[in-house]
Context: one part of a larger RNA
RNA sequence: ACGAACGUUGGCGGCGUGGUUGAGGCAUGCAAGUCGCACGAGAACGGGGUAGCAAUACUCCUAGUAAAGUGGCGGAAGGGUGAGGAAUGGGUAGAUAACGUACCUUUGAGAUGGGCAUAACGGGUCGAAAGACCCGCUAAUUCCCGAUGAGACCACAGGUGGGCAUCCACUGGCGGUCAAAGGCUGGGGCUCUUCGGACCUAGCGCUCAUGGAUCGGUCUACUCCCUACCAGCUAGUUGGCGGGGUAACGGCCCACCAAGGCUGCGACGGGUACCCGGGCUGAGAGGCUGAUCGGGCACAUCGGCACUGAGACACUGGCCGGACACCUACGGGUGGCUGCAGUUCGGAAUAUUCGGCAAUGGACGAAAGUCUGACCGAGCGACGCCGCGUGCGGGAUGAAGGCCCUUUGGGUUGUAAACCGCUGUCACAGGUGAGCAAAUCAUUGUGGGUGAACAAUCCAUGAUGUUGAGUUAAGCUUGAGAGGAAGCCCCCGCUAAUCACGUGCCAGCAGCGGCGGUAAUACGUGAGGGGCGAACGUUGUUC
Numbered sequence: 001a002c003g004a005a006c007g008u009u010g011g012c013g014g015c016g017u018g019g020u021u022g023a024g025g026c027a028u029g030c031a032a033g034u035c036g037c038a039c040g041a042g043a044a045c046g047g048g049g050u051a052g053c054a055a056u057a058c059u060c061c062u063a064g065u066a067a068a069g070u071g072g073c074g075g076a077a078g079g080g081u082g083a084g085g086a087a088u089g090g091g092u093a094g095a096u097a098a099c100g101u102a103c104c105u106u107u108g109a110g111a112u113g114g115g116c117a118u119a120a121c122g123g124g125u126c127g128a129a130a131g132a133c134c135c136g137c138u139a140a141u142u143c144c145c146g147a148u149g150a151g152a153c154c155a156c157a158g159g160u161g162g163g164c165a166u167c168c169a170c171u172g173g174c175g176g177u178c179a180a181a182g183g184c185u186g187g188g189g190c191u192c193u194u195c196g197g198a199c200c201u202a203g204c205g206c207u208c209a210u211g212g213a214u215c216g217g218u219c220u221a222c223u224c225c226c227u228a229c230c231a232g233c234u235a236g237u238u239g240g241c242g243g244g245g246u247a248a249c250g251g252c253c254c255a256c257c258a259a260g261g262c263u264g265c266g267a268c269g270g271g272u273a274c275c276c277g278g279g280c281u282g283a284g285a286g287g288c289u290g291a292u293c294g295g296g297c298a299c300a301u302c303g304g305c306a307c308u309g310a311g312a313c314a315c316u317g318g319c320c321g322g323a324c325a326c327c328u329a330c331g332g333g334u335g336g337c338u339g340c341a342g343u344u345c346g347g348a349a350u351a352u353u354c355g356g357c358a359a360u361g362g363a364c365g366a367a368a369g370u371c372u373g374a375c376c377g378a379g380c381g382a383c384g385c386c387g388c389g390u391g392c393g394g395g396a397u398g399a400a401g402g403c404c405c406u407u408u409g410g411g412u413u414g415u416a417a418a419c420c421g422c423u424g425u426c427a428c429a430g431g432u433g434a435g436c437a438a439a440u441c442a443u444u445g446u447g448g449g450u451g452a453a454c455a456a457u458c459c460a461u462g463a464u465g466u467u468g469a470g471u472u473a474a475g476c477u478u479g480a481g482a483g484g485a486a487g488c489c490c491c492c493g494c495u496a497a498u499c500a501c502g503u504g505c506c507a508g509c510a511g512c513g514g515c516g517g518u519a520a521u522a523c524g525u526g527a528g529g530g531g532c533g534a535a536c537g538u539u540g541u542u543c
Base pairs, nucleotide, nucleotide: 001541002540004539005538006537007536008535011388012387013386014385015384016383017381018380024344025343026342028341029340030339033073034072035071038070039069046061047060048059049058050057051056080299081298082297089224090223091222092221093220094219095218096217099216100215104212105211107209108208109207110206112146113145114144115143121136122135123134124133125132126131151178152177153176154175156173158171159170160169161168162167183204184203185202186201187200188199191198192197225271226270227269232262233261234260237259238258239257240256242254243253244252274296275295276294277293278289279288280287281286301322302321303320304319305318324335325334326333327332352378354377355376356375360374361372362371363370364369391422392421393420394419401413402412404411405410426484428479429478430477431476432475436470441465442464443463444462445461446460447459448458449457450456487532488531489530490529491528492513493512494511498527499526500525501524502523508515509514
């Protein structure tokens, strides 16, 4: 010094921190959705009305709502863990003239004509279920074909400039390849209209190219534990040529050719281990370490694989195989807490199946908003650090009692108590009560942009209104009353602090030296004393 544990004890608060062992197994709930301003369809319960004796029928509201489906964006972030890994990793410094980048942003250009489907839905079949199949209909910002090609890419033949060998930048010529959704929402004067709209306009989107930003991929140098009772290792191995593949270089992969490559400056093998910023210690040098927080890496029941996508070989996506568990009508299916809680086993040992989206941040959305076990809070644990309290002043017949010593006078406990006066922290009871809240949004005003427009919309700025889980909070204030709040270890030397009794090498103590066999300052008890104090000791580990 500690992510500690154990023993005894235990008043309050603040800030932190809490599965170090089995990367063992998991019941249950929640942890990733969102958009109706992309699209087609579209309930029910309940309530009202009409007709009817009633059953019931029709109709309106519920409601273009719920739930489901197509489509888009997000599920690659956020959250967890440290199994593996000694290099495909981390750190530092570079390279990419060998690369990518959705959303955001700069600049430029464009958006033309058509078409085929499919889910939902309806009908049917199989199945215990999970689910699957067949027939029929339909939409889109789904999908496909054609047009255009500023531009980008490719091929060919040039020019200019530069560099680092392969090359890079710029420029113009010919040929080839490659786009799109004019969709959605708001407003509108003239004209047309099938009254939907066309058209104009604003906003949001779409396509191509370009620069940026951000985030990544890849490569190089140096560096990163122990072991030689591990000394030789290697056939895609090392290099070349030509291809394939990738966003991209490369034996990354393949055919052929050559015989190379690494190693005592430790190859290869074995063991151990996530790495760093940092943390602990120390005068420093160094040693040890890698919890919490931040960056990187790896993993997601074990092993393998790809699909989709800007991005994954994807924790709560898919497929296959294994182990395990569950359901089953025995034919077959389902699952994955190393998310937050919680459970069980193991263990010396580690918490609530809590509240809220109010704040910060994220996803989606035009927005309202929805989702968010991220997060913000509360709960539990003296686990750590820090702060506060458990009273303060006076008070000597130095009371009684205990204990010890005794020289029998006394000494000690000890101003300690009683008693008198005072205070009111914390806790308790009552009252009051900020801040975390500013935005968004709504209404309204001013200025500006676009615009045919005084409409609409956008931007800036002002006014009013709106939002708190924590919260029975903090703080302030009133009341009452010393009341509710002290222990633990040690006292032979090291090492601050000693006597008596009991025991008698017994019982026991002990970190080391050692103590105990009849007067033990060392064992046990008591009194007294010393140390620290809501803690004190012990154990473990490191310096």
A computed fold for a 543-nucleotide part of an RNA from an uncultured bacterium, annotated as small-subunit ribosomal RNA, 5' domain.
Rfam family: Bacterial small subunit ribosomal RNA.